Context: one part of a larger RNA
RNA sequence: UGUAGGAGAUUUGAGGAAAGCUGUCCGUAGUACGAGAGGACCCGGAUGGACGCAGCUCUCGUGUGCCAGUUGUUCCGCCAGGAGCACGGCUGGUUGGCGACCUGCGGAAGGGAUAAGCGCUGAAAGCAUCUAAGCGCGAAGCCCGUUCCAAGAUGAGAUCUCCCACUGGUACAACCAGGUAAGGCCCGUGGCAGAUAACCACGUUGAUAGGCCGGAUGUGUAAGCACAGCAAUGUGUUCAGCAGACCGGUACUAAUCGGCCGAGGG
Numbered sequence: 001u002g003u004a005g006g007a008g009a010u011u012u013g014a015g016g017a018a019a020g021c022u023g024u025c026c027g028u029a030g031u032a033c034g035a036g037a038g039g040a041c042c043c044g045g046a047u048g049g050a051c052g053c054a055g056c057u058c059u060c061g062u063g064u065g066c067c068a069g070u071u072g073u074u075c076c077g078c079c080a081g082g083a084g085c086a087c088g089g090c091u092g093g094u095u096g097g098c099g100a101c102c103u104g105c106g107g108a109a110g111g112g113a114u115a116a117g118c119g120c121u122g123a124a125a126g127c128a129u130c131u132a133a134g135c136g137c138g139a140a141g142c143c144c145g146u147u148c149c150a151a152g153a154u155g156a157g158a159u160c161u162c163c164c165a166c167u168g169g170u171a172c173a174a175c176c177a178g179g180u181a182a183g184g185c186c187c188g189u190g191g192c193a194g195a196u197a198a199c200c201a202c203g204u205u206g207a208u209a210g211g212c213c214g215g216a217u218g219u220g221u222a223a224g225c226a227c228a229g230c231a232a233u234g235u236g237u238u239c240a241g242c243a244g245a246c247c248g249g250u251a252c253u254a255a256u257c258g259g260c261c262g263a264g265g266g
Base pairs, nucleotide, nucleotide: 001152005163006162007161008160009159010158011157015149016148017147018146021049022048023047024046025045026044027043033038051106052105053104054103055102059100060099061098062097066093067092068091069090070089071086072085073084074083075082076081110144111143112142117137118136119135120134166178167177168176169175183261184260185259186258187203188202189201190200191199208254209253210252211250212249213248214247215246217243218242219241224237225236226235227234228233
């Protein structure tokens, strides 16, 4: 911008894209077959590889404002306790999130028309012949079937719901301009959504983010004090103290007040 008023939802699917792989083992059965050696078709089941999609319960990885231990040094007047720097100083763990080495699932089944091929009936050509008329079977392939996108599919589709015939100019006609409706946008608080747009949640009739409170979870028993020991240190208070993203609660802080756009054709 179009889709013959303006909106908000929910959709159909023309068309397009994706996917399409395969091993081993077991039963049937040591059966059919074969002198033996060996060893099936068909059918049924189990379990893998690679690839793909999704997820984070488990496992592992990551963890740069989580916790602890620890070295050197500077500083906080000293002790104690801390802070800075040294690759996050180093080391041991680790929530959320993200990821794979982890977990789940997928390729199908089925149908239709066929290829090579195999046939039925059957003449031309009293026979024969799958073919000439006619009919059937037959592939990982083709068309459906599965997943995703999809009405700019200008052939612009469908359904439901909402808003309603305002004002001015005019040859009261087309048309132009303006104010509104439903609704939308701006603006703001944010998101596991995201490069930006977009999308999603919320904006006081409020839990959207922060703060605070509670919980989960992580680390692993803080500081101070007391006691024991010459001391290093240990024990008690103390499964303590501290804490990022997680799950809830709570209007304390910030989403204030507002502005703009937006309908009548043949």